Record summary:
The RNA shown here (SAM riboswitch aptamer (S box leader)) has 113 nucleotides and comes from Arthrobacter sp. SDTb3-6. The prediction has a mean pLDDT of 82. The source organism's lineage runs through Bacteria, Actinomycetota, Micrococcales, Micrococcaceae and Arthrobacter.
[in-house]
RNA sequence: CGACCAUCCCGAGCGGCCGAGAGAUCUGGCUCAGCGACGCCGCAGCAACCCUCCAAGGCCCACCCUCCACCGGGUGGGCGGCGGAACGGUGCUACCGCCAGAAACGAUGGAAA
Numbered sequence: 001c002g003a004c005c006a007u008c009c010c011g012a013g014c015g016g017c018c019g020a021g022a023g024a025u026c027u028g029g030c031u032c033a034g035c036g037a038c039g040c041c042g043c044a045g046c047a048a049c050c051c052u053c054c055a056a057g058g059c060c061c062a063c064c065c066u067c068c069a070c071c072g073g074g075u076g077g078g079c080g081g082c083g084g085a086a087c088g089g090u091g092c093u094a095c096c097g098c099c100a101g102a103a104a105c106g107a108u109g110g111a112a113a
Base pairs, nucleotide, nucleotide: 004110005109006108007107008106013043014042015041016040017039021032022031023030025102026101027100028099029098044093045092046091048090049089050088052085053084054083058079059078060077061076062075063074064073065072097105
């Protein structure tokens, strides 16, 4: 960089600097913005994925109890991962990815190559 998988209508702001546009691209809208947006830095926060631990339902195996047998019950082991928690790694902290259309569209995370 490309492909793959998953998520994107919930959630989360203060201060300093900068100084004009910003909301990915295009079109049409709409919203924010010198009462300083956007961006950068500091602190704080949120919780999508990874990481460590716990872990539901369910399933499988072995042994034991009961039974003619099935069913049922118990113990042990394994698979599995609804969900939960701490540190950390990324990420994120206006508006449904702001709305609609277009596009092999965009963003974030992960795992291998």